[in-house]
Context: one part of a larger RNA
RNA sequence: UGACGGGGACCCGCACAAGCGGUGGAGCAUGUGGUUUAAUUCGACGCAACGCGAGGAACCUUACCAGAUCUUGACAUCCUCGGAAGGCGGCGGAGAUGCCGCUGUGCCCUCGGGAGCCGAGUGACAGGUGGUGCAUGGCUGUCGACAGCUCGUGUCGUGAGAUGUUGGGUUAAGUCCCGCAACGAGCGCAACCCCUAUCGCUAGUUGCCAUCAUCAGGUUGGGGACUCUAGCGAGACUGCCUGCGAAGAGCAGGAGGAAGGUGGGGAUGACGUCAAGUCAUCAUGCCCCUUAUGAUCUGGGCUACACACGUGCUACAAUGGCUGGUACAGAGAGAUGCGACGCAGCAAUGCCAAGCCAACCUCUAAAGCCGGUCCAAGUUCGGAUUGAAGCCUGCAACUCGGCUUCAUGAAGUUGGAAUCGCUAGUAAUCGCGGAUCAGCAAUGCCGCGGUGAAUACGUUCUCGGGUCU
Numbered sequence: 001u002g003a004c005g006g007g008g009a010c011c012c013g014c015a016c017a018a019g020c021g022g023u024g025g026a027g028c029a030u031g032u033g034g035u036u037u038a039a040u041u042c043g044a045c046g047c048a049a050c051g052c053g054a055g056g057a058a059c060c061u062u063a064c065c066a067g068a069u070c071u072u073g074a075c076a077u078c079c080u081c082g083g084a085a086g087g088c089g090g091c092g093g094a095g096a097u098g099c100c101g102c103u104g105u106g107c108c109c110u111c112g113g114g115a116g117c118c119g120a121g122u123g124a125c126a127g128g129u130g131g132u133g134c135a136u137g138g139c140u141g142u143c144g145a146c147a148g149c150u151c152g153u154g155u156c157g158u159g160a161g162a163u164g165u166u167g168g169g170u171u172a173a174g175u176c177c178c179g180c181a182a183c184g185a186g187c188g189c190a191a192c193c194c195c196u197a198u199c200g201c202u203a204g205u206u207g208c209c210a211u212c213a214u215c216a217g218g219u220u221g222g223g224g225a226c227u228c229u230a231g232c233g234a235g236a237c238u239g240c241c242u243g244c245g246a247a248g249a250g251c252a253g254g255a256g257g258a259a260g261g262u263g264g265g266g267a268u269g270a271c272g273u274c275a276a277g278u279c280a281u282c283a284u285g286c287c288c289c290u291u292a293u294g295a296u297c298u299g300g301g302c303u304a305c306a307c308a309c310g311u312g313c314u315a316c317a318a319u320g321g322c323u324g325g326u327a328c329a330g331a332g333a334g335a336u337g338c339g340a341c342g343c344a345g346c347a348a349u350g351c352c353a354a355g356c357c358a359a360c361c362u363c364u365a366a367a368g369c370c371g372g373u374c375c376a377a378g379u380u381c382g383g384a385u386u387g388a389a390g391c392c393u394g395c396a397a398c399u400c401g402g403c404u405u406c407a408u409g410a411a412g413u414u415g416g417a418a419u420c421g422c423u424a425g426u427a428a429u430c431g432c433g434g435a436u437c438a439g440c441a442a443u444g445c446c447g448c449g450g451u452g453a454a455u456a457c458g459u460u461c462u463c464g465g466g467u468c469u
Base pairs, nucleotide, nucleotide: 007469008468009467010466011465012464013463015459016458019422020421021420022419023418026314027313028312029311030310031309032308033307034305035304042053043052064300065299066298067297068296069295070294073125077124078123079121080120081119082118083117086103087102088101089100090099091098092097107114108113127289128288130287131286132285136283137282138278139277140276141274143272148187149186150185151184152183153182154163155162156161167178168177169176193266194265195264196263198234199233200232201231202230203229204228208223209222212221213220237260240254241253242252243251244250316415320374321373322372323371324370325369326368332363333362334361337356338355342351343350344349381412386407387406388405389404390403391402392401428451429450430449431448432447433446434445
């Protein structure tokens, strides 16, 4: 000087408390450990690994295994020789690939040849998702949106260092005020940026419809008022009032206001810590392989299953299930695409096919509301599992896809010790969309809106953090 203390003082955080809903019990989905396996590719391991890399494992992906094959190689540059490239067909083979046949001649040109592509050959070389994240770059997580981390000059100290940055107040904040051997400054905080909440101006199609017509329908004429769209502005600054405070910083209350003291949300992550993570995104030193640790193909595996754990979904029901009727979103996506209407089918879906490169057309709501029914039961709860019949995608659904219908109807009656999330348009609950994607194991992830609570006395205690000592 730091770090640590079951030392002290002060302060903060869904940290506890106060509440609401879960997890831990059941079934299933998914990830992991373990075990198994020819292989079950690899990485990630307290918080900060475990619905993580993976925003799509049937083949491909694919890195793993078995078998069949290749050796200048699947890919790059250079050299020599030949041929345009390309297209079509037959035979063998699981395919990679091997053999055979047909067709075809382009562009530039100084007529030597050249560009591009294909084949053969030679060696320089290629190639490696092989090792080392404890050799590295880059990127990322975490403490932590915590309020800290430093520097210049001066001063103090023999020096390491101190001071400033401590102290008294205050703040979300090293935020600001006052004091002070310090005076200033930088990286952080805040603000500047984006979305959202209010209003105005401009603009009025594909959006809107108050007045006037038309009328089944904003359908059409018309209109720019309204909604909305999207560009520019206004608006919030403790600005005003009262009190408290040191005539300070600020705090409490009030007015006005759509919004009030950071309005709500996002982007933004200081010096550093963890030899944290990643050599499998990529790049890269060194080491290693070079007829194989490289490359191609078929099939299999990554989907195994006595078991253990994490994260989820669905339930155990009446604030409910089933059934008939009926209403209201936002944000997105769409040409190998989204696909209305109509018809067929119980349905998945199929047929026909309008419109739409989209404020135009399509995907497109559910909980809710109004009726009916069930009557406390392993049930008209719950839907696992299994059988049968189909539909769709795709060369191909056996290993190993999704969906539909009929039948089957398992466990489960609210879950031990323990443990998680959340302070408001939040939790809870309800559906919708998107990326990836032929299809889909999505209950995941990232977004969107609908309905919409309870509680916070307080800081003794648990956990984490900050300042001084």
This is a predicted structure of a 469-nucleotide part of an RNA (small-subunit ribosomal RNA, 3' major domain) from an uncultured bacterium. It matches the Rfam family "Bacterial small subunit ribosomal RNA". Its mean pLDDT, the model's own confidence on a scale to 100, is 85.